[in-house]
RNA sequence: UUUACUUAGAGUUUGAUCCUGGCUCAGGGUGAACGCUUGCGGCGUGGAUAAGGCAUGCAAGUCGAAUGUUGUCUUCGGACGGCAUGGCAGACGAGGUAGUAACACGUGGGAACCUGCCCUUAAGACGGGGAUAACCUUGCGAAAGUGAGGAUAAUACCCGAUAGUCUCUCCGGAGUAAAGUUUCGGCGCUUAAGGAUGGUCCUGCGGAGUAUCAGCUUGUUGGUAAGGUAAUGGCUUACCAAGGCAAUGACGCUUAGGAGGGGUGAGAGCCUGGCCUCCACCGAUGGAACUGAGACACGGUCCAUACACCUACGGGUGGCAGCAGUCGAGAAUCAUCGGCAAUGGGCGAAAGCCUGACCGUGCGACGCCGCGUGAUAGAUGAAGCCCUAUUGGGUGUAAAUAUCUUUUCUGAGGGAGGAAGUUUAUUGACGUUACCUCAGGAAUAAGGGGUUCCUAAACUCGUGCCAGCAGGAGCGGUAAUACGAGUACCCCAAGCGUUACCCGGAAUCACUGGGCGUAAAGGGUGUGUAGGCGGUUGUGUUAGUCUCGUGUUAAAUUCUUGGGCUUAACCCAAGGGAGGCGCGGGAAACGGCACAACUAGAGGACGCAAGAGGUGUGCGGAACUCACGGUGUAGAGGUGAAAUUCGUUGAUAUCGUGGGGAACGCCAAAUGCGAAGGCAGCACACUGGUGCGCUCCUGACGCUGAGACACGAAAGCCAGGGUAGCGAACGGGAUUAGAUACCCCGGUAGUCCUGGCCCUAAACGAUGUUCUCUAGCUUUUUGGAGUAUCGACCCUCUGAGAGGCGAAGCUAACGCGUUAAGAGAACCGCCUGGGGAGUACGGUCGCAAGACUAAAACUCAAAGGAAUAGACGGGGGCUCGCACAAGCGGUGGAGCACGUGGCUUAAUUCGAUGAUAAGCGAAGAACCUUACCGAGGCUUGAAACUAUGCUUAUGUGUUUCUGGAAACAGAAAGACUUAGUGGCAUAGCAGGUGAUGCAUGGCCGUCGUCAGUUCGUGGUUUGAACUGUUCCCUUAAGUGGGUCAACGAACGCAACCCCUAUCGUCUGUUACAUGUAGUCAGGCGAGACUGCUCCCUCACGGGAGAGGAAGGCGGGGAUGACGCCAGGUCAGCAUGUCCCUUUGAUGCCUCGGGCUGCACACAUGCUACAAUGGUCGCCACAACAGGAAGCUAAGCCGCAAGGUGGAGCAAAUCCUUUAAAGGCGACCCCACUUCGGAUCGGAGUCUGCAACUCGACUCCGUGAAGCUGGAAUCGCUAGUAAUCGCGGAUCAGCAAUGUCGCGGUGAAUACGUUCCCGAGCCUUGUACUCACCGCCUGUCACGUCAGGGGAGCUGGGAGUACCCGAAGUCCCACUUAUGGUGGGCCGAAGGUAAGCCCAGUAAUCAGGACGAAGUCAUAAAUUUGUUGUGACCUAAAGGAAGUAAUUUCUUA
Repeated sequence: UUUACUUAGAGUUUGAUCCUGGCUCAGGGUGAACGCUUGCGGCGUGGAUAAGGCAUGCAAGUCGAAUGUUGUCUUCGGACGGCAUGGCAGACGAGGUAGUAACACGUGGGAACCUGCCCUUAAGACGGGGAUAACCUUGCGAAAGUGAGGAUAAUACCCGAUAGUCUCUCCGGAGUAAAGUUUCGGCGCUUAAGGAUGGUCCUGCGGAGUAUCAGCUUGUUGGUAAGGUAAUGGCUUACCAAGGCAAUGACGCUUAGGAGGGGUGAGAGCCUGGCCUCCACCGAUGGAACUGAGACACGGUCCAUACACCUACGGGUGGCAGCAGUCGAGAAUCAUCGGCAAUGGGCGAAAGCCUGACCGUGCGACGCCGCGUGAUAGAUGAAGCCCUAUUGGGUGUAAAUAUCUUUUCUGAGGGAGGAAGUUUAUUGACGUUACCUCAGGAAUAAGGGGUUCCUAAACUCGUGCCAGCAGGAGCGGUAAUACGAGUACCCCAAGCGUUACCCGGAAUCACUGGGCGUAAAGGGUGUGUAGGCGGUUGUGUUAGUCUCGUGUUAAAUUCUUGGGCUUAACCCAAGGGAGGCGCGGGAAACGGCACAACUAGAGGACGCAAGAGGUGUGCGGAACUCACGGUGUAGAGGUGAAAUUCGUUGAUAUCGUGGGGAACGCCAAAUGCGAAGGCAGCACACUGGUGCGCUCCUGACGCUGAGACACGAAAGCCAGGGUAGCGAACGGGAUUAGAUACCCCGGUAGUCCUGGCCCUAAACGAUGUUCUCUAGCUUUUUGGAGUAUCGACCCUCUGAGAGGCGAAGCUAACGCGUUAAGAGAACCGCCUGGGGAGUACGGUCGCAAGACUAAAACUCAAAGGAAUAGACGGGGGCUCGCACAAGCGGUGGAGCACGUGGCUUAAUUCGAUGAUAAGCGAAGAACCUUACCGAGGCUUGAAACUAUGCUUAUGUGUUUCUGGAAACAGAAAGACUUAGUGGCAUAGCAGGUGAUGCAUGGCCGUCGUCAGUUCGUGGUUUGAACUGUUCCCUUAAGUGGGUCAACGAACGCAACCCCUAUCGUCUGUUACAUGUAGUCAGGCGAGACUGCUCCCUCACGGGAGAGGAAGGCGGGGAUGACGCCAGGUCAGCAUGUCCCUUUGAUGCCUCGGGCUGCACACAUGCUACAAUGGUCGCCACAACAGGAAGCUAAGCCGCAAGGUGGAGCAAAUCCUUUAAAGGCGACCCCACUUCGGAUCGGAGUCUGCAACUCGACUCCGUGAAGCUGGAAUCGCUAGUAAUCGCGGAUCAGCAAUGUCGCGGUGAAUACGUUCCCGAGCCUUGUACUCACCGCCUGUCACGUCAGGGGAGCUGGGAGUACCCGAAGUCCCACUUAUGGUGGGCCGAAGGUAAGCCCAGUAAUCAGGACGAAGUCAUAAAUUUGUUGUGACCUAAAGGAAGUAAUUUCUUA
């Protein structure tokens, strides 16, 4: 320089947001297991648990060309065997991973060594001898086996010779080897040297956890000598010395075979060590040696132990962690197969024999790879099934059907390579194989999981917080895309899912690549050891560093290329590096080391300066208290209010004198000093640190700092003092539901001093120390210089501190910002989800209290930080409202009316329930209404729609009769029929005031006629959001103005609409009048806008005034923003879903009853309690309305309700219609009355089929309670309240005193906003957001779970001391001498003893976590109602949260 490769996130805390942080998911993998399913082939792979126990068979033999002997056959040549001696092999191969934290392994070096068989070279192989097994005889024994006697061979054994080698040596010498056989080629034998191969030993470096293991070690470390070994060496012994190891982790404990490699990952890493290869170790457990080239020996020996088996009970035998197989345990892992054909191994000269090594086959979808289960055509699309807006859509070219193909399958035929040696011949387990050809026939072959989001894919039905699902979030309580089923769809596919484990995602241990003000996290502070890091210049050097070359890092694996099986998996060949270690050469910038020098860091000298820095001693005044004395008298004290308490024995108050202890007012401050804790009257003595100035001196002496050491508030502890005030505990008084508190009266420890401990705090700037750099402005403390001045102040510059605001930058934000939380460097400490827990256990310290160090099980899916919008506050500010206040009149008491609750009932139908239900739905319950109850009836139905059929009779009216309460049923007579779906029948269906207002529409209530609620664009912020809409002035008003990162706009406000007050004008019916003037009615218009004057004001606007009918919105109405209350209504209506209905209906009809029931409670009203009144008589003045099945006049009758009468009026004409309060006059005379009218009796009227339950009204009589209403509470601000009457709707009538309107008469009061209630705006706090009716703490009670303590008990582990002591090597003695006997050292197992460690278990104890709606309180978060949190400590006392005292921190 080029090329190639290479890094993905999501869900879940919130009302929403950003951050922190954990949990979970998507990917890949496995020697797997489990569930469902399963056609074929190839290649791999398969006891991971009990290194638990094993029946049976096989897994190591071979050599007659070393030897003896013997059997069978014999063609006598020999062939095939047996037993034994002998040789070689058996130390390999095969298996397992128990032990081992180690030179075991890996890698790189090293040496004092050995090495059978093999290779090379050289030399030699001479002479003798005695045994012994098999065998024969014989003994013992059940067996295994074994004794005695006799004979015999060798490549078995022994002696002698030779000796270059080796050993010893007195340097003369002494000692030390051999095996034969032969087919004559050889094969062997001995010695020596070398090689190769294999091994032994030593060593640098590397790779587990734990410090709740901190000290370990006596053959231990070294030396000398000896022994021993193939060889070095404390390997062993004796003696000498006292060393050796360790914070760079010794020693101990736990776990573990190591590596090549494997999985994952972008990588760095993390995890792992099954198959294959290398190394190590093991062979029932423990010990030991023998043989041998090699072993302390898997299929050898001896001993001990456990287990198992045989036994004639005397004694013996055994070791599958070889291949198969069996039992056991387990979630779980195969055939008691074939063959030595190949490869390899042992023996042999060879043929050959042996070989569970190996080669093959079988079983298991356990894994990887490959193939198939058919292909093409085939409908505006069959059937079935599913869905549906009922029109259609989907399954779906899918099927059927037609044509085609034959991988696979079945059958038949053919048919390898693997085979070569050694030369002919022979030799294949696999194998009826692979492969090829032909025939048959779509024929033999699809499932699993999923479909709310993450995450690809949805509908219907069933179920109804049930059954169930679930990886996380979370689904399910009657419309479930989340449960179960069906259909459809999605993903993968002979597999698919689940579980377990590993890596990834996780930058969630951060080397690459994180953090610590508030989220987890800075040590309480300093001094300083080890360690880490370190200024400027020069020279030299080169274990760090860089570079080149080289050796090694086994093969397999991975990568690249090529090749072989039809492909692939798989296999083969070639090539390739990274990184590590060793060796050699080079470089010298950085680092190290050494030397020399420097002065900018650091330190020192000198001169000044400030200071509550520390220690000790002395002194002082104010206050308090006590004692004494004086004056003086009835209270004092204390509180929200009180009381306990003190006081006539004289308090409190006041004066005087004296005593005592503790703390130091003013100065005083954001001040100063100190490392921190902390330090404050004054003086003196001693003493530490700091800053500044000027030169000089030393010459890197520095920074940090694990351990260590020192200091360390208050409380507390010990000993001795002291004690005025205050004051835990304690006593008493209050408060309270309680009050173990807050408040009050007392009061002990303590607070103070001396000495000694304790060692913790929100020990905080919640901010480690040091150094460098990076805008400023301003205040303050204290130095220096300049200027100035007589001097000081002032001013300017320059240091060191202490504060405020702020550039850049940083931060999640808040905020920090030269005193950094900015940009960098060095070192230390600390964090890794919440709870459990700063707890348990262990250890160290402490007199104790306790401190320091510091887990786990279990449990949750969050816990948390900052900021945002709301809501809330017994938070704040501003403002408003008949909200309070000021007034007037009521309610609450009485009687009655009416509604509700409750009670009652056959039924007392239903709904509405604080405000926002209760004279409400209902603007009219005697029947009807009516929905309720009783009884009687009907079942296509009382009414509706569609289709079909009938329709002069089986139909429908009318009348009469019978039964009946009626409906209805039956009978008779007579009538009707118009063709219209009139009637009837049948089939679909009707019907329901049955449920759900929490499935809904519509409508309504409420906040509230309150002034608010939003949007677009722009801007700010990471974002939720904010801005606009805040602020100032103003308004009834988010009304208007000003300002402003906003500019505009929408719904609301206002205006437009209606009524009303004044005027003009037009019209003039039925009004008034008798004429067009006015009242009046209707229409049109004018008028009011702060327009004018003055004052305030930037403006908007406000105040005063004039004019005017009206003045600042003139009065009233209609009009109700975004939304809130799952507010109300399924019974006004509409409507989804569910429910009832074909014979005892939740439907329909009818009669009667009920909705009116009455110990009681509540709401709303009416009438009153009287003289501002009542009664009687006379006389005035309205408005709104209504009227034809109606209003009804005059007149007449009746005491009256009313009757009669019938004029007039579809109404500005007539009627309802006399308005009443009022005026005038009379009586009543304060009395339960000439007040009040309930109740009851009698007599009537009216409506209506019908007034008994249950109507209204009239008359006569009766004449109850009640004399102004407790706590409490309601309405109203002007034509209002109060008071007076009138009308309408509903309606046959009326329970109306209700309700909706109308007019008449007609007040009082508002200082004002402290308080109550409600509302608006801004702000503040919050752990609330279902939003304070919220959240939330602890004890107690019940249940479940895990861990801790626990008198003890049990099991295991590692040692120590002592006892005993097998086999066996070594040593010694004796001996009949290759042997035996005896003894000694060591020594496994065993025993005894005292401890240590680990685990299990236990009556019970304390705490923890979780659980449903339990109990008691209400501790915390808002100023949570005592300001609170945190921390420390005490005494305890107390059901508990907690309270109180002390000190500190923090908020307002």
The RNA shown here (small-subunit ribosomal RNA) has 1452 nucleotides and comes from Perlabentimonas sp. Model confidence (mean pLDDT): 81 of 100. Its Rfam family is "Bacterial small subunit ribosomal RNA". Its family is annotated with structural constituent of ribosome and ribosome in the Gene Ontology. RNAcentral holds the sequence, with entries from ENA and SILVA.